[in-house]
RNA sequence: ACACGAUAAGAGCAAACUGCCGGUAACGGCAGGACGCAGAGCCACCGGCCCUCUUAAGAGAGGGUAGCGGAGACGCCGAA
Repeated sequence: ACACGAUAAGAGCAAACUGCCGGUAACGGCAGGACGCAGAGCCACCGGCCCUCUUAAGAGAGGGUAGCGGAGACGCCGAA
């Protein structure tokens, strides 16, 4: 340095659910709350899934999801 990931150390994130707010919706923000997470940090480029609109249909357009997988750039620790 690369790979790998421990019942290691120090830190970190926060599912469901609840409250308030935003959005037609998917869903998001803040607070509470922890199911989990070694990239559960970033990024919608590819695939998936979800929502809305259009369309007779096939399909098309716009949006959401990074806690579904992959690509990309960046990053903490160091047992076997």
Record summary
The prediction has a mean pLDDT of 90. A computed fold for an 80-nucleotide RNA from a Nitrospirota bacterium, annotated as c-di-GMP-I riboswitch aptamer. The model forms 100% of the base pairs in the Rfam consensus. The source organism's lineage runs through Bacteria, Pseudomonadati and Nitrospirota.